[in-house]
RNA sequence: GCGUCUCUCGCGGGAGAGACUGAAUGCGAGAAGUCGCAAACGGCGCCGAAGGAGCAACCGCCUCGGAAACUCUCAGGCAAAUGGACCGCGAACAGGCA
Numbered sequence: 001g002c003g004u005c006u007c008u009c010g011c012g013g014g015a016g017a018g019a020c021u022g023a024a025u026g027c028g029a030g031a032a033g034u035c036g037c038a039a040a041c042g043g044c045g046c047c048g049a050a051g052g053a054g055c056a057a058c059c060g061c062c063u064c065g066g067a068a069a070c071u072c073u074c075a076g077g078c079a080a081a082u083g084g085a086c087c088g089c090g091a092a093c094a095g096g097c098a
Stems, first nucleotide, its partner, number of pairs: 001097002008091006018044001020043003025038005045078003051074001052072003058066003
C1' cells in the first nucleotide's frame, strides 16, 4: 500500500398476524343525553424474522463440541410509528499478500 472473515458504525430495502373485545384513565366536540380518538390492565384469537429453547441434515480439533430460514412460542409482536432475521452499499480493520 492492497484488502478478507467475525464484530462495530453509517445509509437503504425488509414479511407475518384482531385498528378484536371489556376497561381504570386521558384528550377533543356538544346545551345535554352522548359521540370520537388513545390506552395501563384483563379475556379470547393469531404471527415468527429481536432474543431464547428443542430436534437435526451436516461439519469439526470427533471420549466431545459447532450447528438452521425447521420446530416451540418463554419472551417479543398483531393500523401507523417503533422494532425486525436477512440482503445490498460504504467506513474501519486481525490474518494474509506485495

Glycine riboswitch aptamer from uncultured Erythrobacter sp., 98 nucleotides, folded computationally. It matches the Rfam family "Glycine riboswitch aptamer". Its family is annotated with glycine biosynthetic process in the Gene Ontology. Model confidence (mean pLDDT): 81 of 100. Lineage of the source: Bacteria > Pseudomonadati > Pseudomonadota > Alphaproteobacteria > Erythrobacter.